[in-house]
Predicted 3D model of a 543-nucleotide part of an RNA (small-subunit ribosomal RNA, 5' domain) from a Pseudomonadota bacterium. The RNAcentral record of the full RNA draws on ENA. Its mean pLDDT, the model's own confidence on a scale to 100, is 85.
Context: one part of a larger RNA
This record gives sequence, C1' cells and structure tokens, in this order.
RNA sequence: GAGCGAACGCUGGCGGCGUGCCUAACACAUGCAAGUCGUACGUGAAAGAGGGGCAACUCUUAAGUAGCGUGGCGCACGGGUGCGUAACGCGUGGGUAAUCUACCUUUGGGAGAGGGAUAACCCUGGGAAACUGGGGAUAAUACCUCGUAAGACCACGUCCCGCUUGCGGGAUGAGGUAAAAGGCGGCCUCUGUUUACAAGCUGUCGCCCAAAGAUGAGCCCGCGUCCCAUCAGUUAGUUGGUGAGGUAAUGGCUCACCAAGACUAAGACGGGUAGCUGGUCUGAGAGGACGACCAGCCACACUGGAACUGGAACACGGUCCAGACUCCUACGGGAGGCAGCAGUGGGGAAUUUUGCGCAAUGGGCGAAAGCCUGACGCAGCGACGCCGCGUGGAGGAUGAAGGCCUUCGGGUCGUAAACUCCUGUCUUGGGGGAAGAAAAACAUAGGUGCUAAUACCGCUUAUGUCUGACGGUACCCCAGGAGGAAGCACCGGCUAACUCCGUGCCAGCAGCCGCGGUAAUACGGAGGGUGCGAGCGUUGCUC
Repeated sequence: GAGCGAACGCUGGCGGCGUGCCUAACACAUGCAAGUCGUACGUGAAAGAGGGGCAACUCUUAAGUAGCGUGGCGCACGGGUGCGUAACGCGUGGGUAAUCUACCUUUGGGAGAGGGAUAACCCUGGGAAACUGGGGAUAAUACCUCGUAAGACCACGUCCCGCUUGCGGGAUGAGGUAAAAGGCGGCCUCUGUUUACAAGCUGUCGCCCAAAGAUGAGCCCGCGUCCCAUCAGUUAGUUGGUGAGGUAAUGGCUCACCAAGACUAAGACGGGUAGCUGGUCUGAGAGGACGACCAGCCACACUGGAACUGGAACACGGUCCAGACUCCUACGGGAGGCAGCAGUGGGGAAUUUUGCGCAAUGGGCGAAAGCCUGACGCAGCGACGCCGCGUGGAGGAUGAAGGCCUUCGGGUCGUAAACUCCUGUCUUGGGGGAAGAAAAACAUAGGUGCUAAUACCGCUUAUGUCUGACGGUACCCCAGGAGGAAGCACCGGCUAACUCCGUGCCAGCAGCCGCGGUAAUACGGAGGGUGCGAGCGUUGCUC
C1' cells in the first nucleotide's frame, strides 16, 4: 500500500446491489419446512336449509361432499452444517471385456384363465396414556396360482470368427422367466340383445417382456494433494494363491485350506492439524495466505450400532437396539431430537424478522383443474461492504462584529458571514402510475391425425376470457422553500500540516526514534492548518 463474513470508539442524510453465528456439531418453548392422486379401490358423516302442524322421530337436500382406510408415485430431490476424514476423500486423466439405472424418449412383441385374503367398518377385551388383543364382513391397478413365450432375455451344450483378465460377437439345440380379463371418454359400422346399452368398435392414460438411447450412480487405476524423524521400523486377514460364499459388479469384501509374504529414509508406522476443488486476497511475476457468499464433489443429521423398504438409503423432519439428556405418567409404562425457516437461552468482541406470497422460476403428485413447496421470489433489521447522489450555486470588502496572534503598526479566520439574485437533486406533501404475464385451462372457428364416424381424443393455428406477494413500489408530474442533512483523525522526524496558554520527569503521550525536570510546534486546551469525508480512526488477521 492492498484486502476482510470483521469488531471497537466518535459521528451519521438518501438510494441501488450485495452481504450478515468465523465462538458451543451447546441445549432448545412455539409455529411452519412433503405431500399428492376419487380418471386404482372400499367406506362414508355432521352442522345448516326444507317438508311431515310442534316435540320425539323420520324423509329430502347438504353429498357419494368432509373424513377414514387399502393402493400408486414422491418422501434418496430440494434445504442445512463442516463433526469426522491426510483418504481414490478431492482434483485431473483413464478403465469397467467387472456393473446397475425408477420416471423420460424410440422400437418390437404381448395383455388368456382362475383364486384366497385384508384394512377402513361392526362387535368385543386390555391400558392412565402411547397403543394393542380377539371375533365378523368387504374391494382393487393390493396379493397368489395356472396358461402362453415368435423375437428377446437367463443359465447350459455344440460350431465359427475376433482377440485377450477367466473373455467379446455370430449361428444353433433342448430347458427356464411376464402382465392389471385395469381406469376414463365417445360411438352404434360390425356382433349381441332388454333398441340404447354391452363383455362390441374406437380414442386415451396405464400394465408386462425385451432392445436401444438419455440421465444418474457404483467400482478400479496413473499422477497431484499440510506439519513433526525430539515418530524408524510396521503388519496375522497381514501379502499372495486355490476353492466357496456374498454383491448389480471386481476384489481378503467374508470364510476354509495352502504358501510366507507385504510396506518402509523417494519417509512406512505413529502423532498433530485440516472437508477438497472451481476460486478469493495479495504480488511486476514467481510465489505466499485463505477456501465466507456462489458453483461442483464428499461427509454428517443428539451419541454409537444395525438392518428393512426401494431403481437408488443403511435414510436430517423413517424403523429397531443401546447410551446421555429433556418431558408426560394413574409408577405399570411412554414421548422427543432446529447442523431446515423464523425464534429462545447460553457462549462470545460479534452476526437479522417467531414478516408477505406461491404472482414468477424450479420441484412433488395429478389426464387436468389444482394441491403442496420457510426451495424460491420479495419485504424487514444492521454504514457490514461496494457503488451513486446530496448537505446548495453566482455575486458580495467598509475586508463588519467576534475569536486568536501581535514587534501594538497590524496580521489571520475571510468571500467566509451578513446581504442581493438564482436553482430545486435528495428529504417532505399531493396527483398519476408500470414492466416483470405468458402459458396452462376453457370457449369458438379452421387445418390435420386416428377412426366405421361429421362423435371422442391427440397435434396445430387464430381470436377471446383469467392470473402480481413485492406495491400504490419503481418511475413521471405538481407544490413548497436554502429551508431538514458533517464529521473524524492528525499537525517533532518518518509524514501533508504551527502558534499561544496551562502543566513542570508531575499529569500524560508513544507505531519506531523518542517527548515531559519553568520559555514543550511531541502532554492538556484554544486559535489556525493538513488529510479523508457519510464516514473517519483504532484493534485483529493475510499478502
């Protein structure tokens, strides 16, 4: 000199964009943060209103609505934190002939026949509660059995080609492996009949098998990745082999047996510290330091351990076990996990609102309408940072008053003020007032595909209807009047800026050198000056 997620002191007008627990991964009151689908399925209220003259009771409606449960998809994303980790964790470049991939796209083929349950519900028992036992009834795109299997796939055999980890590709043989007779809409051409419906036709969303793609993920390898040698030897599943188990998959990943290996001064092993990176800061560069915000990867979710479900978890707002802590209890037993968003206590030099909205973007579910979304979009607080603007402009000498200094002549603050003429940013008041919104959906009309069809449905075009948290905000216009808006540090040298008074090695200053013991430009005050300016200094840390 530059920088900062800063803090402290004094001061403080406005706006834009950013940014805000670096400490206790300390403990948490309260609310919200993951649901959705009735076009998979069963069941199914009440209030209110009306009728039966009123009451009881009952009927209609509310309504097949709210709710309950089964089932599907999601809950592995999104959001948080940096404890652990010196490691294939991360970065980079490869490998997988050792692998998987729900939803999505494309292609090929299929979807036949049956069955038994179970929850919600009803009855009943136990318990303070959390919850739970027994009996009865019922549905499905829930579950099970059988059938079908051209092609494909799986394992096996034979042949051919390629090449190399034990394999890959092709041909062939005999085996094995599926599904939801589903939901919704339209129609009567064919078939059937109760002649307007169906088990028929058709559209659409789903279902099963397989191939390919896309996306995501697992695993392996080369190289790189902090300090200590006052850590020098380490290692028994240890190193390798054979076989087996396990996994989507290689492998001591696990196990049995066999061999005795494996690593190490190019630093093993041990100890300390630490998430890694893109990057950030600094520097002419080389380098050094750092890894807040944003983005990629990893790890973790009260502490430790484990599996279940699933395409994927060993799973932040799931389950089980153990532990610590907090809470409830009828003492028998139970409940909980903010390192999600707010917020509280505590710690600390120190870090915000228990706000608004799903209008936009994105995500989950749904055919859609839509519902959910503390992701996100906004607003609030903080000069915490960067940037912009303002606190007025021009004229004005008798150089007013006053302060300070003085050699007593004067000098200086100083065109500074007063005064005159202007301007109107920002603040204030009033008026107008956005962009961010176009889709989806629906309606009408046209085109086109499907079809028996001018129906339905899909695609597409045009027109119309609808939607804004921010917010009456930005922005624009009008009014008013210099009115509401300047401080902080320094002035001995380094280092820009000097005099007077007070003090008298005292009180004090100080980054270094050093000032102060009676004339202190160095202490304290004043006048003046210098530097920066809504900031200025100090402290801490980095280069």